[in-house]
RNA sequence: AUAAAUUCAGGUGAUGGAGUUCACCUUUAAAUGCAUUGAGCUAAUGACUCCUACUUUAAU
Numbered sequence: 001a002u003a004a005a006u007u008c009a010g011g012u013g014a015u016g017g018a019g020u021u022c023a024c025c026u027u028u029a030a031a032u033g034c035a036u037u038g039a040g041c042u043a044a045u046g047a048c049u050c051c052u053a054c055u056u057u058a059a060u
Stems, first nucleotide, its partner, number of pairs: 009026005016051006033041002
């Protein structure tokens, strides 16, 4: 320096935080939505739940 294996751990999953869980990646990585030549649409989740922000409706 290269290759392989094992153990532990970390990170990522289209806009924030936390918990649980799933998948992926091992730092040259996983990841970075769709449509449109006209400028639009969905969404704070990968999934579930809670909080916060934003939008709509109703009530007090």
About this RNA:
Fluoride riboswitch aptamer (crcB RNA motif) from Ruminiclostridium cellobioparum subsp. termitidis CT1112, 60 nucleotides, folded computationally. The same sequence occurs in records of 2 taxa. The sequence is in RNAcentral, with records from Rfam and Ribocentre.